[in-house]
RNA sequence: UCGAGUCGAUCCUGCCCGAGGUUACUGCUAUUGGGGUUUGAUUAAGACAUGCACGUUCAGGCAGCGGCAAGCUGCCUGGCAGCCAGCUCAGUAACACGUGGACAAUCUACCUUAUGGAGGAGGAUAACCUCGGGAAACUGAGGGUAAUACUCCAUAGGCGAGGAGCACUGGAAUGACCCUCGCUUAAAGUUAAAACUAUUGCUUGUUGACACUCCAUAAGAUGAGUCUGCGGCGGAUUAGGUAGACGGUAGGGUAACGGCCUACCGUGCCUACGAUCCGUAUCGGCUAUGUGAGUAGGAGCCGGGAGAUGGAUACUGAGACAAGGAUCCAGGUUCUACGGAACGCAGCAGUCGCGGAACCUUCCCAAUGCGCGCAAGCGUGAGGAGGGAACCCCAAGUGCGCAAUUACAAAUUGUGCUUUUACGGAGUGUAAAAAGCUCCGGGAAUAAGGACUGGGCAAGACUGGUGCCAGCCUCCGCGGUAACACCAGCAGUUCUAGUGGUAAUCACGUUUAUUGGGUUUAAAGCGUCCGUAGUCGGUUUAAUAAGUUUUCUGUGAAAUCCUGCGGCUCAACCGUAGGGCUUGCGGAAAAUACUGUUAGGCUAGAGGCCGGGAGAGGAAGGGGGUAUUCUAAGGGUAGCGGUGAAAUGCUAUAAUCCUUGGAGGACCACCGGUAGCGAAGGCGCCCUUCUGGAACGGGCCUGACGAUGAGGAACGAGAGCUAGGGGAGCAAACAGGAUUAGAUACCCUGGUAGUCCUAGCCGUAAACGAUGCGGGCUGAGUGUUGCCGGAACCUCGUGUUCCGGCAGUGCUGAAGGGAAACCGUUAAGUCCGCCAUCUGGGAAGUACGGCCGCAAGACUGAAACUUAAAGGAAUUGGCGGGGGAUCACCACAAGGGGUGGAUGCUGCGGUUCAAUUGGAUACAACGCCGGGAAACUCACCAGGUGCGACGGCAGUAUGAAGGCCAGGCCAAAGGUCUUGCCUGACGAGCCGAGAGGUAGUGCAUGGCCGUCGUCAGCUCGUACCGUGAGGCGUACGGUUAAGUCCGUUAACGAGCGAGACCCGUACCCUUAUUUGCUAGCUUCAAGGAGACUUGGGGCGCACUAUAAGGGGACUGCAGGCGAUAAGUCUGAGGAAGGCGCGGGCGACGGUAGGUCUGUAUGCUCCGAAUCUCCUGGGCUACACGCGGCAUACAAUAGCGCAGACAAUGGGUUGCAACACCGAGAGGUGGAGCUAAUCCCCUAAACUGCGUUCUAGUUCAGAUCGAGGGUUGAAACUCACCCUCGUGAGGCUGAAAUCCCUAGUAAUCGCAGGUUACAAUCCUGCGGUGAAUAUGUCCCUGAUCCUUGCACACACCGCCCGUCAAACCAAUCGAGUAGAUUCUAGGUGAGGUAUACUCUUUGGGUGUAUCGAAUCUAGGGUCUGCGAGAGGGGUUAAGUCGUAACAAGGUA
Repeated sequence: UCGAGUCGAUCCUGCCCGAGGUUACUGCUAUUGGGGUUUGAUUAAGACAUGCACGUUCAGGCAGCGGCAAGCUGCCUGGCAGCCAGCUCAGUAACACGUGGACAAUCUACCUUAUGGAGGAGGAUAACCUCGGGAAACUGAGGGUAAUACUCCAUAGGCGAGGAGCACUGGAAUGACCCUCGCUUAAAGUUAAAACUAUUGCUUGUUGACACUCCAUAAGAUGAGUCUGCGGCGGAUUAGGUAGACGGUAGGGUAACGGCCUACCGUGCCUACGAUCCGUAUCGGCUAUGUGAGUAGGAGCCGGGAGAUGGAUACUGAGACAAGGAUCCAGGUUCUACGGAACGCAGCAGUCGCGGAACCUUCCCAAUGCGCGCAAGCGUGAGGAGGGAACCCCAAGUGCGCAAUUACAAAUUGUGCUUUUACGGAGUGUAAAAAGCUCCGGGAAUAAGGACUGGGCAAGACUGGUGCCAGCCUCCGCGGUAACACCAGCAGUUCUAGUGGUAAUCACGUUUAUUGGGUUUAAAGCGUCCGUAGUCGGUUUAAUAAGUUUUCUGUGAAAUCCUGCGGCUCAACCGUAGGGCUUGCGGAAAAUACUGUUAGGCUAGAGGCCGGGAGAGGAAGGGGGUAUUCUAAGGGUAGCGGUGAAAUGCUAUAAUCCUUGGAGGACCACCGGUAGCGAAGGCGCCCUUCUGGAACGGGCCUGACGAUGAGGAACGAGAGCUAGGGGAGCAAACAGGAUUAGAUACCCUGGUAGUCCUAGCCGUAAACGAUGCGGGCUGAGUGUUGCCGGAACCUCGUGUUCCGGCAGUGCUGAAGGGAAACCGUUAAGUCCGCCAUCUGGGAAGUACGGCCGCAAGACUGAAACUUAAAGGAAUUGGCGGGGGAUCACCACAAGGGGUGGAUGCUGCGGUUCAAUUGGAUACAACGCCGGGAAACUCACCAGGUGCGACGGCAGUAUGAAGGCCAGGCCAAAGGUCUUGCCUGACGAGCCGAGAGGUAGUGCAUGGCCGUCGUCAGCUCGUACCGUGAGGCGUACGGUUAAGUCCGUUAACGAGCGAGACCCGUACCCUUAUUUGCUAGCUUCAAGGAGACUUGGGGCGCACUAUAAGGGGACUGCAGGCGAUAAGUCUGAGGAAGGCGCGGGCGACGGUAGGUCUGUAUGCUCCGAAUCUCCUGGGCUACACGCGGCAUACAAUAGCGCAGACAAUGGGUUGCAACACCGAGAGGUGGAGCUAAUCCCCUAAACUGCGUUCUAGUUCAGAUCGAGGGUUGAAACUCACCCUCGUGAGGCUGAAAUCCCUAGUAAUCGCAGGUUACAAUCCUGCGGUGAAUAUGUCCCUGAUCCUUGCACACACCGCCCGUCAAACCAAUCGAGUAGAUUCUAGGUGAGGUAUACUCUUUGGGUGUAUCGAAUCUAGGGUCUGCGAGAGGGGUUAAGUCGUAACAAGGUA
């Protein structure tokens, strides 16, 4: 003093978790010493074997032992002590405890002080002896004895009763003092102090100082008893309790007061300031934690209380209702001869059990205490001492240097130093030991672990294994083949003789908020009002001193805490002195500001009175109006009605429609308004009556009468309920018709409760301003309603306009507040008073209980369990069957031509197959991977061959590896096998490691590409706004193809895109002229009579062309529109007009888009086979489906003949002129050309003429047959071409769908690419050459703005409920079993009191009373089990729908 976790990101609210301390248990680990108030408290106040834990004593008697000396031992009577100490915490919510008082209502052994005293008399009894009973425990009879045992008398004193006085104490006499009467005590012993006496002596007796003891009284001290103020747990789902209960009188009882008990009398007493009941709990000093206030605890130590197996009772005693005393009952255990007995470790050890959890059946009275005793002394599981225990605290160590090696960290080796500690020895220490302490010896020896390492949180972007498995996790989360998170290794971090985990508790938590929180939307303001208790309360004077404040004083035990000093080597620990704490209570004295109390005033709060106005305020009565429906009559005729479209329905018995009359019920248009009134709910035609409230004005009266308001009372929409009416319209339920996959809905046609009235009940709503009531204070502006005052105007009206005041009601907004949205004098600002209410989400407003209600249901209102979020406001996106603006022939409209039907080609799917290798799969896969595969390609299938660089090891001159003749296997092969030969040094037989891999992963990647995108967007700097995410800029008005430009603006600038730019093309000019061109001039040749024609050469560069450079177009000009802008429309000129036309160029990014099979590349895998080569096959299959094309279906055509006009390209592994041969494909020969030179190279559609005459044809050409040609080792699977023959489907194509806006569509051919051959493909080229629109946002999409959102994996989103399955906890439940408690009654051990009686230290009988235990009946509470029932929660991929989130498709 914080940190992690809700989100794409943000700020909040809010909880959960982490970091700190303490306590208990526990895992791993462990060297030593000291100290301590540690050590069966937690669960079983469960049960206990064994031993010990309380005795002592010259008071007395007896017995035994002994020199019968001193003395010792034992038993008994008596005294004192066993009421202390020790243990435990079950009960107890209480005068039990704490604190302060009181006893004028009390007692107190031993001790202290003072005064006085101890005179006299008597009878027993135990031990002992004798005799019995009994198994034992124990007990009976007889004899006999003592005392400090017991009894009686006297004295003193005391106590009790009565009386007198009021001089004493005190706050107050009931006390003390004085008088009279009654009751009531005493004990010895010792003397080697002494004296006397008897005795020869031992010894005996008497008196007896001191000491000890005893009695009485008065005090003290100590200890105890009682009363009392105050204080300290939870529950109201416990609201009434109480009959000795409250009081009085009289008596009894007690140490003492008292209903403590009894009789009589009265009916009180306690309680919302929580009685009673239930649950829980020893209380305090203190302990833990915390800055503190507090919160939690009450083990250990100290003080108090209570208890001693559960319960009851008394006795003795100064003191007990006593448990290491007694009696009884219950239960348990033990002994027994069955007749009876004995025992109670919550004392110390120890055992069993319980449990996660807790030591030795040790030593000593030496010390400190206690009991007894004159004392010596005795006793003491109190206590002291030791042992065990990682219980806590404190202290120390596990080495320190140097050198070498080294990965420079550690470590290892070598060497030197030190010895705390451990070990050995001596002394000291102790009751005795032990430890410790001092000294000596020797030797680095004898001594380091635990947890963690993804974030929070210090420490690994290490290695291997695993592969949503195993596992981890405090929270978030990790693990699905490259895991920093699992399991290990290595390395590191942290603490350290410890370190982690679990449980509990405090802090963190301002997360229960007194200090110190909230309530519009996050959880949270009662629906409203009246009002009781309570709390709070205007102004002034006086008194008082209760609260309050100050001073003094008593007390608040010690220990604990703090500080100083001191003692253990330091420290822990201990001692001592001081302080503090116990936050308190009591007493005395003072102060009087504030609060209180009492008394008296005041008027600003509140109320009353008077006045004239406003109003859907309420209740009752009366009156009216339109419409709907029904009905009667009349008119009128075939449909009406309803919907998206329909149908059900009504109508020929006359509907709908029109007119008139009547009936009946409900309602009250316009006015009507973010207008009014009311506490809220709510209130709307008009009139009358009754009645409530508010505002304004007057300032006349009262004089704080007030505010709020737990409980309580009243009112309280709609729906619903009861009874009786009423019922037109509307309309849950219901019926029918539609819609639909279904449609128990939305839509339609009907329709009953109900809606209306009267009387009652219910008591809830998003009863909302989601904002409790009252009061004070704090800037403005602008509407509106009511009242009042004023001014001006005036039509003189209850007029109009304006200004001001008060009271309401709206909007905008300063400051301020708020998480923000927003609120803002009508506060959510600020201050005060009072009430209500909240504390993560769910379970749940549920269960149970209570209370109200006729019911429906309302009010009150949990828990188990589950969960890491749920939620608020705002932001950016995305989305919408939201809105607005703009745009696009991958949109429509207007058109043109197609596809979809046929045949063929080609690609894909599917199927098949040994294999039919793979990839691509909406747009953005499918004539795509330039992928036209005969072998190769090739990755697939069948069969066969070859290959290991480098290292190590088997083997090898007894021959490795290689080669070869012949034969077998084989499709074939020295490939292999058999046999043999040649050569002569290595070595695939084994372990590693490699080459290679079209093997895997495009979800590990680079690079490249597609697509959004024929889009116009995407950002930055500075400033500004916002707590922040973010916003602004980039918005608005115009405009554009465009974020193009202009204007405005908290923005100003800039960048990437767009544009500009580059290429081609269209016009002109200049320059240049070979291989191009040939107008003009000239020349040659051929033909011709000639004119002239054809061909060649030269000059030439005019034209065309080529290829270099310039020009040209810029809204430049004119007019209109627009804002005088940007621009746009029209026009002129121009080859071209508004981007001239066509290309290249593709922003930030998205799509885990495509490609590991172009190449590159990480990781994984194969490695003698997934490598490599060979032969053959396959990729070419074929019921079928889809895409893209080609050719057609014919006359705008086919066929035949004749004729005309291009451009781009390519060529030496080539293009090939030309000539000849062939019907043709083609063949043979071959000039020229490495190309503006030569060749490919005849363009075709077209034009002219002829023919065909609407037919499956002279259309169309599939398929098939025959014969040829070419390429190539090779043409069967499986190539192309030629000729002849054959002549299939097809007559313009359903739903649907594609392309296209001008040199475009359509149509026609040409060239090139693809290693031989092979284009219906692709890429280019030119020829002919249209129709329609000049728009729109309707469909499909796109961009921008805005809006809603519960979406963010972003609508292919999210998400709800039933059903089905598994598990879990709780509820109800016919009952059943128990525990506990209460009431009433029965039986009743035993005790106490008392009466009578007898065989009288005692017994018996009875009465009254208390009473454990037990039984019966009934009630309360709790618990276990329970067939079954209903809901709830949880659980990767179940079923049915789609309710909610967008207008969520019916808000």
This is a predicted structure of a 1451-nucleotide RNA (small-subunit ribosomal RNA) from a metagenome. Its Rfam family is "Bacterial small subunit ribosomal RNA". Gene Ontology terms of the family: ribosome and structural constituent of ribosome. The prediction has a mean pLDDT of 81.